Predicted 3D model of an 84-nucleotide RNA (c-di-GMP-I riboswitch aptamer) from Neobacillus drentensis NBRC 102427. The prediction has a mean pLDDT of 84. NCBI's taxonomy places the organism under Bacteria, Bacillati, Bacillota, Neobacillus, Neobacillus drentensis. The model forms 95% of the base pairs in the Rfam consensus.
[in-house]
RNA sequence: GUACGAUAAUGGCAAAACCAUUGAAAAAUGGUGACGCAAAGCUAUAGGGGCUAAAAUCUGUGAUGAUGCUCGCCAGCUUCCGAA
Numbered sequence: 001g002u003a004c005g006a007u008a009a010u011g012g013c014a015a016a017a018c019c020a021u022u023g024a025a026a027a028a029u030g031g032u033g034a035c036g037c038a039a040a041g042c043u044a045u046a047g048g049g050g051c052u053a054a055a056a057u058c059u060g061u062g063a064u065g066a067u068g069c070u071c072g073c074c075a076g077c078u079u080c081c082g083a084a
Stems, first nucleotide, its partner, number of pairs: 004082002012037002017032006035072001041077003047074002049070003056064003
């Protein structure tokens, strides 16, 4: 340096649920709270997947539809520590 990852150390993040706000929704943000995480850090004006469906369109009580989201789905980039 690369790979790897512990019942190690030091710190870190924070699922569900509830409350408040925003939003058409998905969801986001804040508070409480910890299910988990070695990248649960960053990237959605690169890729795949997933969610929603406002505008719009159509054969219309429904369907299509991303310009809205999601990186705690994969992926890419970066990174603390060091037992075997």